[in-house]
RNA sequence: GUCUCCGUGGAGCAGCCUGGAGUGCUCGCCUGCCUGUCACGCAGGAGAUCGUGGGUUCAAAUCCCAUCGGAGGCG
Repeated sequence: GUCUCCGUGGAGCAGCCUGGAGUGCUCGCCUGCCUGUCACGCAGGAGAUCGUGGGUUCAAAUCCCAUCGGAGGCG
């Protein structure tokens, strides 16, 4: 230089190809119940401008362009 993959709540992931409510899973956090207490268990809740910027669209995590960071292949 070129190509591919990854970036999404506090942590780890799925969702992206085929656009439609920040949708879902595990752990963590908070509150309540349970318990003599803790843990376990049960119920509820908070927490994400989906790396960044722009574009397309009625509508973008998803499609397009640019760009940043990380990993790898080729030269």
Molecule: transfer RNA
Organism: Planctomycetaceae bacterium SCGC AG-212-F19